[in-house]
Molecule: transfer RNA
Organism: Candidatus Woesearchaeota archaeon
RNA sequence: GGGGCUAUAGUCUAGUGGUAGGAUGCAAGGUUCGGGACCUUGUGGCCCGUGUUCGAAUCACGGUAGCCCCA
Numbered sequence: 001g002g003g004g005c006u007a008u009a010g011u012c013u014a015g016u017g018g019u020a021g022g023a024u025g026c027a028a029g030g031u032u033c034g035g036g037a038c039c040u041u042g043u044g045g046c047c048c049g050u051g052u053u054c055g056a057a058u059c060a061c062g063g064u065a066g067c068c069c070c071a
Base pairs, nucleotide, nucleotide: 001070002069003068004067005066006065007064010024011023012022013021018054025043026042027041028040029039030038047063048062049061050060051059
């Protein structure tokens, strides 16, 4: 220098152009003599910008970061 893959909640992860889901964590409550475990409720997310579209996490282009391959 060229190419490929990946980027979603604190962490891990699903998502077919039409309300962004789950696990875990955290908070409150229940249960217990207390703790753990368990139950209920809540909390918090689409890497950045532009475009296409009635509508974008999803498609296109550019960028950033990580990993891999070639030189």